[in-house]
Context: one part of a larger RNA
Molecule: large-subunit ribosomal RNA, half A
Organism: Akkermansiaceae bacterium
C1' cells in the first nucleotide's frame, strides 16, 4: 500500500412530520380619498434592538354588548402593577385621539425638512409660542372694471359648489395609439395581430339594446351569453392561412323618454321675432297635432321616505367508558358496556364516537350594516271616428375621391364608419333586401335612457383536493422582496424538526475564572445535549485477518496452493502466491483503445405531457340505426339518475346543375362508354391504446428583431455658467529713445522695451520606447526613459445634450470595466432543416445508407427495404427438363475505319535525252488490285459461358401476393470479378455484380471493422471436425523423400563458369578436353608507301617451298630490327570433354533517421517442394440437462385456456410487435405494528431478468398484501442544475528591499502590545489645515470565538458607557448666473411639449471676533479678557462691476545674525543686584488624573535675506456676468434698546475610515510648506512632525 470485517469522524441524503404554499367550490363583497387615502418617516414599553400594535390620550382612551378569574402581545426572566362578580384581561359594535411626509393643497424643497401672511390668545410693543385660516382648475352668482364718451368685453376680487385632483387587483370592460420576433420551410401582399406595449375613462360589472333589422318562410320580431349550424358558405401571392351568418335547441327576459306640430305663462325686442317655463306628444297594418265622440278607473314603477322578516359583525346549549395486561406514557390489545339528527376534524406522553376542543341539532344582539316584504308619497298608463291643413331630428342622407371596419386582402363589393369636397327630399317622402335595374317585400336614419342572463377576483368567511411536502410547493413554511449586487431602472438568495414535558446537565475534575472534554445527575432514550429526530454516500481515520519490496498490471474473469475464521462436520466465509484469456463507458460514425466528444467523486433534481380534433386497432353498449350537446329536474351532492333529438354520422348513387334514381351522366340513340348498384348491407357511441394536425408540444441551447416601455452624461465626448492653478531659468518681436545716415524717407548701431499656440525645465497634464507584471500589488499598473508645460493649456463645482439617438480637432472613437447601435424589463418558452442529452427488464422479428424530385445535396416527399394485423392459398426462392430472343467475352477483317512490308502499276516528282513529235531511267511519293502481317467502346462474315423470358415437374417457406396501422433509412466501408475517370497512381473516385462489415460474437491471419473458417438460446472438467497448425513459448509429428547454404525464407529491371534436373549437338582408346615437355621454319625485310615499314602505321596481294606442323602472321613489343606469345604440330597423360537450350532453388542489384525483429527464442530445419498417416484446433456439428417462440397432433377449457409429445426455430443496430418489474397517490377487501412501522446497515433465500427479501443490529411511528384505477413513474453521461467532499498540496503565496536590535513590563502564552535606550525612513511629505465623500470609524473601561493574509495580551474587530455647545466660522431666514419649474397663454391622438409673470438655483456678490486657558474625547462654539455687527416701503439715480500679459513702488508671515523687555540699584564706563507678565519643568509626593515648583529663558529692537499680497502705470486683442446688500434724492410710515432664531461642528480626509469586491504599490480639489548647497517647489542630506509599510 491492497482486499475484507468492525468501530469512529465529516456530511447531509432517505424516512416520518407540517406551521407554508397551490388549485378549485360556495357565500358575501367589489372600492379607499381634501372629514387628507394608499404607502411611509419618526416616535411610543419600568427595562426595549427587532417584529406586532398604537400616535404626544401613543402594546393604548370612552361607551354599549358578549364572555370571564385571571392579566400586563411575539417573549422567557425579573421588577412594579391591574383584577377576583362593585367584572381586570380577552372578543365584537359605535365613538375619541390620530406627530411629520405623501394628491399634499400658504410659499419653497435634495419626501418625512426649511420658511411665511392674516385673525385671536399667552401678554402690554418687538420677538417667541399656541389655535384657526390661506392650493389649483372648472361651473354658477355677486361686486369692481380698461384701451374707448357711454355701453359691452377682456381682466380682477369675493362667495358657493364640484365635496374634481390621488391611490389600487399585474383581473374583468370601453375607447385612442399600435410593433417585431415568428409562419409562409427564402420574401414583399398576407400571417403573428388589432396581439404585446403605452395612454385615457368607467363600473360592480362594462359594453350592447327596443329595427331606416334579419332574409325569402304561409316568415321572424330589442340586446347579451351558450349548444349546434361548421371548419360549412366564403375570403386568400386561391399560398401559408383566415373564417361567418341565417335558422334551430337553451339561459335570461322589459320596455321607455325627448325634439317637432298645437295651446299657454313670463322676460327681452320698434318689428320680422327670440329666450325660458308649463301643457301636449313620441310612430310604420304609419303616428301625432288640429276637429268630433266617449270612459273615471285599471295596471305598473327601474323613484323617495318610513317600518321591517331573514341575514352579517361577538356568542350559548350540546349525548355516551370503565377495568386489566404491556409500556416512560394507552387512545393499542383483551374483557364487558354506552351514545349517535353527533362514526367531520383537531388535540391529549402510541392509533380515542363516549378524555378535551369540537361536530349534528337548536338558541342568541345593546350597537352598526343589509333590505325579501309592507305602508305612504311621487310618477307612468287606455279608446273610437272624419278630413288631408300642419309636424315627424340638415351641412344630415346621397354622390365623388382617400381610407377604415365588416369572415370578405378592391374584388362584380353591397351594408356600416371616418376625412375632404359637393349636397337633397318631407309621407304621393326616405332607407334597405350583397354591383345595378325592374317588380315585390322589409323598415322609418340623421336625439336619448334601460335590469337580467355574460366577464373577472386583490382582499373577507367557510370548505374541498387519486395537488406539493423543505433541491418539492409561492422568490419567500424561518423577521423575504429581506441579506446581497447595481449610479439607476432593476436583479435577487440561502436558511424547517431536542424532548411527552426543559426535566436545557446542580455539584466535582482537567483547562487561560477559555474553547472543549471527563464524572455525577435528568430523561423511556443524551451516539435525543441545544453544531440537538432518523443519520445513507462521497471523503478522512483507527483496529484486526490475509496479501504485497525482480514487478509491466483497462485492475476483471476462469483455475488455484497456502493462511485465518466459522461449522449443523456436508462444508462455508475472508484473503489470494501462481497461471490462461482480456485495449474503460457514452456519443458520433463507413469505421474508435484511439492521439475524436462528454464526465473530478458522491447525494438529490433533471427530458414524448396536456387540451381540442382526425384516423386506425383492441374492447363494451345498442343496431338500419346509433349518440345526445347546451340546458333542466331530482338526489344519498368530488358522484348518480331522469329528461332534453336541436344536431351529427350512417342507411344511394350519378350529374356542373336543374334533376332523376338502383341507376345516372354524356348523347339523336334503347348504341357505346364513365361512375355506381348487385352477393344483400354495418353502423354508431363510450373507454383504452398507436399515429397525425393545431397549440412552446421530448428537454436544454443562440447571435439577433421589436416595444409612441423605461433607466443612465457621478465614467467618458462636447457645450454653458462660475471659480482656481502653472518653481525657476533663457531668448529678446513691435514700439520708443539717442547717435549715425538721407534732400526727406529709407537704413544702420547702441540702449530701452517685454511680444510669442517662443526655448529649457519642476508641479500639473500626457503616455514614446523598453523591462517587470500576466492564477498581478493593479480587470491596464510599476521601474527607467520620453512628449506638452501662457496655451486650441490643465482643473474644481453646478448644469445641458442619449439609443438609429447624442457627442465626436473623425479613431467607428466615447456614451458608468458594455458600443458597426448602451443598459433594464417586456413580446418570450422568439426561431434553430443545427449540436448535445433523453432514466427499469425479458421475449419475437428485423432494415437502410438506393431510385425519382426538390433554392436540393448532412433536410424533406413518394417509391424501395422492416414490422404488426387481416385476407388469399402454392402463386415464392431454388433445382432439373423443355422452348426462346440476344450480339457481350472471345474471335475475325466480309463492311466502316486504322495500320506494317512486299509485288504489280495508274498518277505525280526528279534525272537523262530532246529542234519538234516520240522516249529512257528512277534505293522518290503513291491510288486501285494481289500476297504476307495486324488493330477497334461508338467495326462485325461470326460468336459463347452466364444472365433473362416462358413453360412442365419438384419445392409449405419468418416464402409470395393484396389491404390496413406503425416505422426507420435515403453520409456507407472494404474485398473479389466486369468497366469508366486518374498515370491500367492512391487506404483515390464513380457505376454494375457477389461477399463481409455496418447490425456479427467465436477460431485463424503475432496484434489487425471489411481477408480465411464459421453464424453465439442457457449450462456441462463430454465427443468429432473447419480454416490453420503439431521444436519451446503454445494444444497437437523433433513424420518421410528431395531441394536450398542465401538465415534465402520480405522487393524490380538487369547481371553472373552458384547449384540441382531434363534435353539437343560436337569431339573422344584410330587417345578427346585441360596441364606439362618440345617445335612454331624458308623464298622474304612480299610489293607499294615511307626518314624507316623487316608478320604486326597504312594500301595491295596473301603465293610458293620444307615439313609432324608452322599465318606474307592472333596479341604484346622496337625508331626500325630484335625479343615474347598465339594459331598449328609432335611427345607425355589416359576417359570423358566442349557448346547450346529448357527448368527448380539460390547470388548481386539492396542507402535513413527510438530497437534488427520469420511474433519471440532459436533452428541448416523448426526453410522450400512433394507425399502419406496420425493428432491438435471454434460459441461449427454431436451428446446430456434446461428455457423459450411457433407449428402440428392428442387430451382438455367459458376462452388457442392448460398439459403432453413431436417438428422447425431462438446473433443483432435503427425500428416494429408482445409480456412484465419497481415508484407515488386513490378506491375496495382483508391484514401488520411500542412484544417495535417506515427508513438505514448486512443480504441468507427465490426468480431468465427488472426485482424479492428471512434472521440480526440501528431506529422510534406508522405500513404492507390482493384486485382495480390515476401518474410530476425509473439517470451515468446533456462543457446539465444545487449541495457536500476530494485532487492539485501542507505546494504557490502572505501586497513595494524605509530595518530593525537590546533591556524591562503585562500575560496561560510575546518576533509583533506597552515603556526605555539605540538604529533606520519621509521631510513641496510618508508633516499640518480645509472642501468632497464616509457616517460614529472619535474617547474610556472590558473582551479575543470570528474579522486582521502569522501571532496578538493589540486593533479601525466584539460588548458596555461617554463625546460634537456659535449673533461674529460655513449654510438658511439676502441676491442673482448657467440651468430647471412654471398661474394664465400657445401647440399637440392621449400621456404631454414650449413658454410670460413669478419661483427655485452657487462654483460668484453681500454685516460683524481676536488672544489665552480648559476636556479622556469639543472649541474663533465652553471659560477668562478685551471687541464688533444688525432696525421700514416705494420710485429715480449712483455704485456694486469685473479680460490677458507685464509691472515701478510698497510690503506681511517666516528665516538667519546680533541683542535680551520694563522697572529698580549701582556706576565715568564695562558690568551687576532685586522685582517680574509669560514660558520652561529638576526634584519629591501621588488617588497615576495630577500637586509641588529648583533652574534657565523672558519674545522688544536692529541689520540682512526674502517677496505672499497690494499696486500706480504700460502694452495687447479674442474686447472681458447678473442681481441684491450699499449710497444719494423724493414721498409715505415709524413710541427702540431689547433681541439675535434654525442646521452643520466628533473622527478619517494623498487615506487601513473616500472611489477602486480587500486593512489593494492605483485615483482624489484647495491652503501652509523651515535649514545647508542650489536659479529653483529640481536634486541630496537634515529640522519640526510623522513613521519602520500586519508576518
Nucleotide at each position: 500500500g491492497g482486499c475484507a470485517u468492525a468501530g469512529a469522524g465529516u456530511g447531509a441524503a432517505u424516512g416520518c412530520c407540517u406551521u407554508g404554499g397551490u388549485g378549485c367550490u360556495a357565500g358575501a363583497a367589489g372600492g379607499c380619498g381634501a372629514u387628507g387615502a394608499a404607502g411611509g418617516a419618526c416616535g411610543u414599553g419600568a427595562u426595549a434592538a427587532g417584529c406586532u400594535g398604537c400616535g404626544a390620550u401613543a402594546a393604548g382612551c370612552u361607551u354599549c354588548g358578549g364572555u370571564a378569574a385571571a392579566c400586563u402581545g411575539c417573549a422567557a426572566a425579573c421588577a412594579a402593577g391591574u383584577g377576583c362578580u362593585u367584572g381586570a384581561a380577552c372578543c365584537g359594535g359605535a365613538g375619541a385621539u390620530u406627530u411629520c411626509c405623501g394628491a399634499a393643497u400658504g410659499g419653497g424643497g435634495u419626501a418625512a425638512c426649511c420658511u411665511g401672511a392674516u385673525a385671536c390668545c399667552g401678554u402690554u410693543u418687538a420677538a417667541c409660542g399656541g389655535u384657526a385660516u390661506c392650493g389649483u382648475u372648472u361651473a354658477u352668482u355677486u361686486c369692481u372694471g380698461a384701451a374707448u364718451a357711454a355701453a359691452a368685453u377682456a381682466a380682477g376680487a369675493a362667495a358657493u359648489a364640484a365635496u374634481a385632483c390621488g391611490c389600487a387587483a399585474a383581473a374583468c370592460c370601453c375607447g385612442c395609439u399600435g410593433a417585431a420576433u415568428u409562419g409562409a420551410a427564402a420574401c414583399a401582399u398576407c400571417u403573428u395581430a388589432g396581439u404585446a406595449a403605452g395612454c385615457g375613462g368607467a363600473g360592480g360589472a362594462a359594453a350592447a339594446g327596443a329595427a331606416a333589422g334579419a332574409g325569402a318562410a304561409u316568415u321572424c320580431g330589442a340586446u347579451u351569453c351558450u349548444g349546434u349550424g361548421a371548419g360549412u358558405a366564403g375570403c386568400g401571392g386561391c399560398g401559408a392561412g383566415c373564417g361567418a351568418a341565417a335558422a334551430c335547441g337553451g339561459a335570461c327576459c322589459a320596455g321607455c323618454c325627448c325634439a317637432a306640430a298645437c295651446c299657454u305663462u313670463g322676460g327681452c325686442u320698434u318689428u320680422u321675432g327670440u329666450c325660458a317655463g308649463g301643457g301636449g306628444g313620441u310612430u310604420g297594418u304609419a303616428g301625432g297635432a288640429c276637429c268630433c265622440c266617449a270612459a273615471u278607473g285599471u295596471g305598473g314603477g327601474a323613484c323617495u321616505u318610513u317600518g321591517a322578516a331573514c341575514g352579517a359583525u361577538a356568542g350559548g346549549u350540546g349525548a355516551a367508558g370503565c377495568a386489566a395486561a404491556u409500556g416512560g406514557a394507552a387512545a393499542c390489545u383483551u374483557g364487558c358496556g354506552a351514545c349517535a339528527u353527533a362514526g367531520a376534524g383537531g388535540g391529549u406522553g402510541a392509533c380515542a364516537u363516549c378524555c378535551c376542543c369540537g361536530u349534528a341539532a337548536c338558541c342568541g344582539a345593546a350597537a352598526u350594516c343589509c333590505g325579501a316584504c309592507a305602508a305612504a308619497g311621487c310618477c307612468c298608463u287606455a279608446g273610437g271616428g272624419a278630413g288631408u291643413u300642419c309636424c315627424u331630428g340638415a351641412g344630415u342622407a346621397g354622390c365623388a375621391c382617400g381610407g377604415g371596419a365588416c369572415a370578405c386582402g378592391u374584388g362584380a363589393a353591397a351594408c356600416c364608419c371616418c376625412g375632404u369636397g359637393u349636397g337633397a327630399a318631407u309621407c304621393u317622402g326616405c332607407g334597405c333586401a350583397g354591383a345595378c335595374c325592374a317588380c315585390u317585400g322589409c323598415g322609418u336614419a340623421a336625439g336619448g335612457c334601460u335590469a337580467a342572463a355574460u366577464a373577472c377576483u386583490a382582499a373577507c368567511u367557510a370548505g374541498c383536493g387519486a395537488c406539493c411536502g423543505a433541491u418539492a410547493g409561492u422568490g419567500a413554511a424561518c423577521c423575504a422582496g429581506u441579506a446581497c449586487c447595481g449610479u439607476g431602472a432593476g436583479g435577487g438568495a440561502a436558511a424547517g424538526g431536542u424532548g411527552a414535558a426543559a426535566a436545557g446537565u446542580a455539584c466535582c475534575c482537567c483547562u487561560g475564572u477559555g474553547a472543549g472534554g471527563g464524572g455525577a445527575g435528568u430523561g423511556a432514550a443524551a451516539u435525543a445535549g441545544a453544531a440537538c429526530c432518523u443519520g445513507a454516500a462521497a471523503c478522512c481515520c483507527u483496529a484486526u485477518g490475509c496479501c504485497u519490496a525482480c514487478a509491466a498490471g483497462g485492475u476483471g474473469u476462469a483455475a488455484g496452493a497456502g493462511c485465518a475464521c466459522u461449522u449443523u462436520c456436508g462444508a462455508g466465509u475472508g484473503u489470494g502466491a501462481u497461471u490462461g484469456c482480456g485495449u474503460g463507458c457514452c456519443u458520433u460514425u463507413u469505421g474508435c483503445u484511439u492521439a475524436a466528444u462528454g464526465a473530478g467523486u458522491c447525494u438529490g433534481c433533471g427530458a414524448g405531457u396536456u387540451a381540442c380534433u382526425u384516423u386506425c386497432u383492441g374492447u363494451g353498449g345498442c343496431a338500419a340505426g346509433c349518440a345526445u350537446a347546451a340546458g333542466a329536474u331530482c338526489u344519498u351532492c368530488u358522484g348518480g339518475a331522469u329528461c332534453g333529438g336541436a344536431u351529427g354520422c350512417g342507411u344511394a348513387g350519378c350529374g356542373a346543375a336543374a334533376g332523376c334514381a338502383a341507376g345516372u351522366c354524356c348523347g339523336a340513340a334503347u348504341a357505346g362508354g364513365g361512375c355506381g348498384a348487385a352477393c344483400a348491407u354495418a353502423g354508431u357511441u363510450g373507454c383504452a391504446g398507436g399515429a397525425g394536425g393545431u397549440a412552446g408540444a421530448c428537454c436544454c441551447g443562440a447571435a439577433a428583431c421589436g416595444g409612441a416601455g423605461g433607466u443612465g452624461a457621478c465614467c467618458u465626448a462636447c457645450c454653458c455658467a462660475u471659480g482656481g492653478c502653472c518653481a525657476g531659468g533663457u531668448u529678446g518681436a513691435a514700439g520708443c529713445g539717442u547717435c549715425g545716415g538721407u534732400a526727406a524717407u529709407a537704413c544702420g548701431a547702441c540702449g530701452u522695451g517685454g511680444a510669442g499656440g517662443a526655448c529649457c525645465g519642476a508641479a500639473c497634464c500626457g503616455g514614446u520606447g523598453u523591462g517587470u507584471g500576466u492564477u498581478g500589488a493593479a480587470a491596464a499598473a510599476c521601474g527607467c526613459u520620453c512628449g506638452g508645460a501662457u496655451g486650441a493649456g490643465c482643473u474644481g463645482u453646478g448644469g445641458g445634450u442619449c439609443g438609429g439617438a447624442g457627442u465626436g480637432a473623425a479613431a467607428g472613437g466615447c456614451u458608468a470595466u458594455u458600443c458597426a447601435a448602451a443598459c433594464c424589463c417586456c413580446g418570450u418558452g422568439a426561431u434553430a432543416g443545427c449540436u448535445g442529452g433523453u432514466u427499469c427488464u425479458c421475449c419475437u422479428c428485423g432494415a437502410a445508407a438506393u431510385g425519382c424530385a426538390u433554392u436540393u445535396a448532412g433536410g424533406u416527399g413518394c417509391a424501395g427495404c422492416g414490422u404488426u394485423g387481416c385476407g388469399u392459398g402454392c402463386u415464392g426462392a431454388u433445382g432439373a427438363g423443355u422452348g426462346g430472343g440476344g450480339g457481350u467475352a472471345g474471335a475475325g477483317c466480309a463492311c466502316u475505319g486504322a495500320c506494317a512490308g512486299g509485288g504489280c502499276u495508274a498518277g505525280g516528282g526528279g534525272g537523262c535525252a530532246u529542234a519538234c513529235c516520240c522516249g529512257c531511267c528512277u534505293a522518290c511519293c503513291a491510288a486501285c488490285c494481289c500476297c504476307u502481317a495486324u488493330c477497334a467502346a461508338a467495326c462485325u462474315c461470326c460468336g459463347a459461358a452466364u444472365a433473362c423470358c416462358a413453360u412442365u415437374c419438384a419445392a409449405u417457406g419468418g416464402a409470395g401476393c393484396g389491404c390496413a396501422g406503425c416505422a426507420g433509412u435515403g453520409a456507407g466501408a472494404c474485398g473479389g470479378c466486369g468497366g469508366g475517370g486518374g498515370a491500367u497512381a492512391a487506404g483515390c473516385u464513380u457505376c454494375g455484380u457477389c461477399g463481409u462489415c455496418g447490425a456479427g460474437a467465436g477460431g485463424g491471419a503475432a496484434a489487425c471493422a471489411g481477408c480465411c473458417c464459421a453464424g453465439a438460446c442457457c449450462g456441462g472438467c463430454a465427443g468429432c471436425u473447419a480454416a490453420g497448425g503439431u521444436g519451446c513459448c503454445u494444444a497437437a509429428a523433433u513424420a518421410g523423400u528431395g531441394c536450398u547454404c542465401a538465415g534465402u525464407g520480405g522487393a524490380a529491371a538487369g547481371g553472373a563458369g552458384g547449384u540441382g534436373a531434363g534435353g539437343u549437338u560436337u569431339c573422344a582408346u584410330a587417345g578427346a578436353c585441360a596441364g606439362u615437355g618440345a617445335g612454331g621454319a624458308u623464298g622474304u625485310u612480299g610489293g607499294c608507301u615511307u626518314a624507316g615499314a623487316a608478320g604486326c602505321a597504312g594500301c595491295c596481294a596473301c603465293c610458293a617451298u620444307u615439313u609432324a606442323a608452322a599465318a606474307a602472321a592472333u596479341g604484346c613489343g622496337u625508331a626500325a630490327u630484335a625479343g615474347c606469345u598465339u594459331a598449328c604440330u609432335c611427345a607425355u597423360c589416359g576417359a570423358g570433354a566442349g557448346a547450346c537450350c529448357u527448368u527448380g532453388c539460390g547470388c548481386c542489384g539492396a542507402a535513413a533517421a527510438u530497437a534488427c525483429u520469420u511474433g519471440g527464442c532459436g533452428a541448416u530445419a523448426a526453410g522450400c517442394a512433394c507425399u502419406a498417416u496420425a493428432c491438435c484446433g471454434a460459441a461449427g456439428c454431436u451428446c446430456c440437462g434446461g428455457g423459450u417462440g411457433u407449428c402440428a397432433u392428442a387430451u382438455u377449457u367459458a376462452a388457442c385456456u392448460a398439459u403432453a409429445u413431436g417438428g422447425c426455430g431462438c446473433g443483432g443496430u435503427a425500428g416494429a410487435g408482445g409480456a412484465g418489474c419497481a415508484u407515488u397517490c386513490u378506491c375496495u377487501a382483508g391484514a401488520c405494528a411500542g412484544u417495535g412501522a417506515a427508513g438505514g446497515g448486512u443480504g441468507a433465500u427465490g426468480g431468465u431478468g427488472a426485482c424479492u427479501g428471512a434472521c440480526c443490529c440501528u431506529g422510534g411511528a406508522g405500513u404492507g398484501u390482493a384486485g382495480a384505477g390515476a401518474a410530476g413513474u425509473g439517470a451515468g453521461a446533456a462543457u446539465g442544475c444545487a449541495g457536500a467532499c476530494a485532487u492539485g498540496a501542507g505546494u504557490a503565496a502572505c501586497g513595494a528591499u524605509a530595518a530593525g536590535g537590546c533591556c524591562g513590563g503585562u500575560g496561560a502564552a510575546a518576533u509583533c502590545c506597552c515603556g526605555g535606550c539605540c538604529c533606520g525612513c519621509c521631510g513641496u511629505a510618508a508633516a499640518u489645515c480645509c472642501a468632497a465623500g464616509g457616517u460614529u470609524u472619535c474617547c474610556c473601561g472590558g473582551g479575543c470565538a470570528a474579522c486582521g493574509u502569522u501571532u496578538u495580551u493589540c486593533g479601525u474587530c466584539c460588548c458596555g458607557g461617554g463625546g460634537u455647545u456659535a449673533g461674529u466660522c460655513g449654510g438658511g431666514a439676502c441676491c442673482u448666473a448657467a440651468c430647471c419649474c412654471g398661474a394664465g397663454g400657445c401647440c399637440g391622438a392621449a400621456g404631454g411639449g414650449c413658454g410670460u409673470a413669478g419661483g427655485g438655483g452657487a462654483u460668484g456678490g453681500a454685516a460683524a471676533g481676536c488672544a489665552g486657558g480648559u476636556u479622556a474625547a469639543u472649541a474663533u462654539u465652553c471659560c477668562u479678557g478685551c471687541a464688533c455687527c444688525c432696525a421700514g416701503u416705494u420710485a429715480g439715480g449712483a455704485g456694486g462691476a469685473c479680460g490677458c500679459a507685464u509691472g515701478a513702488u510698497c510690503a506681511a508671515a517666516a528665516g538667519c545674525u546680533a541683542c535680551u523687555a520694563a522697572g529698580u540699584u549701582a556706576u565715568u564706563g564695562a558690568a551687576u543686584u532685586c522685582u517680574g507678565a509669560g514660558g520652561u519643568g529638576a526634584u519629591a509626593c501621588u488617588a497615576c488624573g495630577g500637586u509641588u515648583g529648583a533652574u534657565c529663558c523672558g519674545c522688544a529692537u536692529a541689520g540682512c535675506u526674502a517677496g505672499a499680497g497690494a499696486g500706480a502705470g504700460u502694452g495687447c486683442c479674442a474686447a472681458g456676468a447678473a442681481a441684491a446688500g450699499u449710497c444719494c434724492u423724493a414721498a409715505c410710515a415709524u413710541u427702540a434698546a431689547u433681541g439675535g432664531c434654525c442646521c452643520g461642528u466628533a473622527c478619517c480626509g494623498u487615506a487601513a475610515a473616500c472611489c477602486g469586491a480587500c486593512a489593494c504599490a492605483g485615483g482624489u480639489g484647495g491652503a501652509u510648506g523651515g535649514g545647508u548647497a542650489g536659479a529653483a517647489u529640481a536634486u541630496a542630506c537634515c529640522a519640526a512632525g510623522g513613521c519602520g509599510c500586519a508576518a